[in-house]
RNA sequence: CAAGCAGGAUAAAUGGUCGCGGCUGUUUUCCCGGUAUGGCACAGCCAUCCGCAGCAAACAGGUGAGGAAAGUCCGGGCUUCACAGGGCAGGAUGCCGGAUAACGUCCGGCGGAGGCGACUCCAGGGACAGUGCAGCAGAAAUAUACCGCCAGCGUUUUCGCUGGUAAGGGUGGAAGGGCCGUGUAAGAGACCGCCGCCCGCCUGGCAACAGGCGGGGCAUAUGUAAACCCCAUCCGAAGCAAGACCAAGCAGAAAGCGACAGGCCGGCCCGGCCUGCUUUCAGGUAGGUCGCUGGAUCCUGCCGGCAACGGCAGGGCUAGAUAGAUGACCAUUCACGACAGAACCCGGCUUAUCGUCCCGCUUGCGCA
Numbered sequence: 001c002a003a004g005c006a007g008g009a010u011a012a013a014u015g016g017u018c019g020c021g022g023c024u025g026u027u028u029u030c031c032c033g034g035u036a037u038g039g040c041a042c043a044g045c046c047a048u049c050c051g052c053a054g055c056a057a058a059c060a061g062g063u064g065a066g067g068a069a070a071g072u073c074c075g076g077g078c079u080u081c082a083c084a085g086g087g088c089a090g091g092a093u094g095c096c097g098g099a100u101a102a103c104g105u106c107c108g109g110c111g112g113a114g115g116c117g118a119c120u121c122c123a124g125g126g127a128c129a130g131u132g133c134a135g136c137a138g139a140a141a142u143a144u145a146c147c148g149c150c151a152g153c154g155u156u157u158u159c160g161c162u163g164g165u166a167a168g169g170g171u172g173g174a175a176g177g178g179c180c181g182u183g184u185a186a187g188a189g190a191c192c193g194c195c196g197c198c199c200g201c202c203u204g205g206c207a208a209c210a211g212g213c214g215g216g217g218c219a220u221a222u223g224u225a226a227a228c229c230c231c232a233u234c235c236g237a238a239g240c241a242a243g244a245c246c247a248a249g250c251a252g253a254a255a256g257c258g259a260c261a262g263g264c265c266g267g268c269c270c271g272g273c274c275u276g277c278u279u280u281c282a283g284g285u286a287g288g289u290c291g292c293u294g295g296a297u298c299c300u301g302c303c304g305g306c307a308a309c310g311g312c313a314g315g316g317c318u319a320g321a322u323a324g325a326u327g328a329c330c331a332u333u334c335a336c337g338a339c340a341g342a343a344c345c346c347g348g349c350u351u352a353u354c355g356u357c358c359c360g361c362u363u364g365c366g367c368a
Base pairs, nucleotide, nucleotide: 001364002363003362004361005360007358008357009356010355012333013332014331015330016329017328018327020064021063023061024060025059026058027057028056030054032051033050034049036048037047038046039045040044066339070350071349073348074347075346076345077344078239079238080237081236090235091234092233093232094231095109096108097107098106099105110124111122112121113120114119125230126229130228131227132224133223134222146169147168148165149164150163151162152161153160154159177195178194179193181191182190196218197216198215199214200213201212202211203210204209243290244289245288246287252281253280254279255278256277257276261275262274263273264272265271297316298315299314300313301312302311303310304309334337
């Protein structure tokens, strides 16, 4: 320098004007409260004064989206309901150890696959419990003989029939563990050696597993369990429109006060029906408050650990709406700006994303 691998940061910048949502402060209005003052036609009402919790407005200050706020796919906190214990059904997970509040996430290993390499990928238990499925090709797909090889018989010149044979050919993703030999009529784990598989023991390791020794001729022996299934482990349900609290008005119940009346049923009588005000209570609608953002929190340093992560110390406060704010314009500069907008909160995963920068590493080439 080129090509790559792995990790991280950032997500145009600065200034001005106007606008919007929270917060804080000041002022004002309204509302509310009062052993306050006054008035009236006094169950009470009105005015003034004082107070400031609350609403609203104005002004000032300060603050206001993301690395994914997204998909809502997992896990947890929180809330309400349910719940003696056990089981069935259903769902999820699936090598080992660790981290964590928890996880299907992460870290470190093991095994397998890919790459020269840095490194990447794998739901990676069980196909010797059972069932199912496997296109086409091929004689045959778990069972067999198409070609070939060999033997016997017949015809006997090539051919035919019967039997043996998986070493060779052909088909296929897969043909009865693989290779060399022994053996045989030809062959075959029939037998030997090595490798593979299974079983047992030993050594190392917490373990997955690795290595070694011995045994078994191989019985189980094509694949598929993100097919049913078996085994092991885990899982109560719904979700902030969860839920908790306050509560106007209407209707309801009770008590008190006032009047003994008024209204309607065409005028009168009898009879019938209806009712004013205040306080309290219960449930709870509209509406309001809380939940709501200070938290498994962020930054820096030190310590423990290979790491995920944990501990200690110091410092910081960083949106909180409810029809839902976070915007628009102007000026200057640049590399000319992608995906995209919070709605209870966290930990993850997945998906989308213009570019730029930083650290480490690999391979190749060149130079010293």